[in-house]
Context: one part of a larger RNA
RNA sequence: CUGGGCGUAAAGCGCGCGUAGGUGGUUCAGCAAGUUGGAUGUGAAAGCCCUGGGCUCAACCUGGGAACUGCAUCCAAAACUACUGAGCUAGAGUACGGUAGAGGGUAGUGGAAUUUCCUGUGUAGCGGUGAAAUGCGUAGAUAUAGGAAGGAACACCGAUGGCGAAGGCAGCCCCCUGGGCCAAUACUGACGCUCAUGCACGAAAGCGUGGGGAGCAAACAGGAUUAGAUACCCUGGUAGUCCACGCCCUAAACGAUGUCAACUAGGUGUUGGGAGGGUAAAACUCUUAGUGCCGUAGCUAACGCGUGAAGUUGACCGCCUGGGGAGUACGGCCGCAAGGCUAAAACUC
Numbered sequence: 001c002u003g004g005g006c007g008u009a010a011a012g013c014g015c016g017c018g019u020a021g022g023u024g025g026u027u028c029a030g031c032a033a034g035u036u037g038g039a040u041g042u043g044a045a046a047g048c049c050c051u052g053g054g055c056u057c058a059a060c061c062u063g064g065g066a067a068c069u070g071c072a073u074c075c076a077a078a079a080c081u082a083c084u085g086a087g088c089u090a091g092a093g094u095a096c097g098g099u100a101g102a103g104g105g106u107a108g109u110g111g112a113a114u115u116u117c118c119u120g121u122g123u124a125g126c127g128g129u130g131a132a133a134u135g136c137g138u139a140g141a142u143a144u145a146g147g148a149a150g151g152a153a154c155a156c157c158g159a160u161g162g163c164g165a166a167g168g169c170a171g172c173c174c175c176c177u178g179g180g181c182c183a184a185u186a187c188u189g190a191c192g193c194u195c196a197u198g199c200a201c202g203a204a205a206g207c208g209u210g211g212g213g214a215g216c217a218a219a220c221a222g223g224a225u226u227a228g229a230u231a232c233c234c235u236g237g238u239a240g241u242c243c244a245c246g247c248c249c250u251a252a253a254c255g256a257u258g259u260c261a262a263c264u265a266g267g268u269g270u271u272g273g274g275a276g277g278g279u280a281a282a283a284c285u286c287u288u289a290g291u292g293c294c295g296u297a298g299c300u301a302a303c304g305c306g307u308g309a310a311g312u313u314g315a316c317c318g319c320c321u322g323g324g325g326a327g328u329a330c331g332g333c334c335g336c337a338a339g340g341c342u343a344a345a346a347c348u349c
Stems, first nucleotide, its partner, number of pairs: 004320003007303002012317001014201001016199002021194003025088006033081002035077008049065006091191001092188004097182003103177003108172002110154001115149007125136002162169002206247006215241002220236004258316006266294011298305002322349003331342004
């Protein structure tokens, strides 16, 4: 002097709950395990280092010293950590009062639209495309009016808006139910933070059983296009999409940014609450919890981030170590299967 990183270069587990473990606010007293000082014993010799001596020097040999940073016992100290006891209220939580919300679950219900069926009117086309054709239609379609059935999704409001741990959540309404935020008091008294293993949840697709099936639509069939066209376009169309129960457990599960806490210029929009203001609605001001944009210092390879940090710090967990081979093989665990999780090497550049 140095002692790496994880937004985009490799790297934050999809998300939470939580065990062990790690870590932990404030005051007093005690103790002395850690810690600190001292003493004693030991820490073989040789070697290394310092300083002398002997071979003419050196290598080499040899005297002395230092060092051996350790361990054990004893004595002492009591700041810090641990432990014990007694307190405290600034962390955390509870109660009381408000408040916003597509937060979750069950049941019910509404209108628009698509489709199908029935009936009336009505006649030769409709549909579709870049252009066509397949297709539908004189057994009366398309169009239009009335009626009926059924399933799925909820226009406008709607927002850079709200809620949720994440996935995600949207017509209306009853019931059941989780969480948040705000204000002022009272109470508990560190009960906190993080979390290997574990457990719960986890879009879509997919799987099992039973329902349901309007529209859409993998597969599939036909028509086009084309050199071909196992596609793009068109006409059809089955799984599936929907419901119940049980599995699957993966995503560009993204803010590509783990959780918690503290500190560090501002400006502006917006959502929820509170306070002031004002006769009132409002303007305006303050505060608090979210959510956007811009930006200072600082950070960054740059882009950019910038009080919701990627700034300055602390606690704990996860992960990375050249590209390919490979998130593969083998083994194990899980799964009905599909497959998932864990996870190499040879070889090669």
Predicted 3D model of a 349-nucleotide part of an RNA (small-subunit ribosomal RNA, central domain) from an uncultured bacterium.
The RNAcentral record of the full RNA draws on ENA.
The coordinates come from a structure-prediction model, not an experiment, and the mean pLDDT is 89.